[in-house]
Description:
THF (Tetrahydrofolate) riboswitch aptamer from uncultured Lawsonibacter sp., 95 nucleotides, folded computationally. Rfam family: THF (Tetrahydrofolate) riboswitch aptamer. Its family is annotated with tetrahydrofolate metabolic process in the Gene Ontology. Taxonomically the source falls in Lawsonibacter (Bacteria, Bacillati, Eubacteriales, Oscillospiraceae).

RNA sequence: CAGAGUAGAUACAGCGCGUCAAGUGCCAUUGGAUGGGAGGUUGCCAAUGGACGAAGGGUUUUUCCUAUGCCCGCGUUGCUGUAUCGCAUCCGCUG
Numbered sequence: 001c002a003g004a005g006u007a008g009a010u011a012c013a014g015c016g017c018g019u020c021a022a023g024u025g026c027c028a029u030u031g032g033a034u035g036g037g038a039g040g041u042u043g044c045c046a047a048u049g050g051a052c053g054a055a056g057g058g059u060u061u062u063u064c065c066u067a068u069g070c071c072c073g074c075g076u077u078g079c080u081g082u083a084u085c086g087c088a089u090c091c092g093c094u095g
Stems, first nucleotide, its partner, number of pairs: 001095003008085009017075003026050007036091003040087001056072004
């Protein structure tokens, strides 16, 4: 001098959840994890409280409602895989 390596984010695919409303997102408080080590936030996660809030439709059974099976959608929806991006400080690793 150069490089590797995180938490996560986005897209695609698969399997799901909800759609008679959980989830997601927002605010406040507390705590936790976060390249190999220490340590850390404007990023991430968890808990509690608060405000706001949605796209359903068809078909089978059926008097209606509900329940149930299937199909097409919807949600800034969950998990997994792939691809891409990817730690500021000090020390360390590789060339």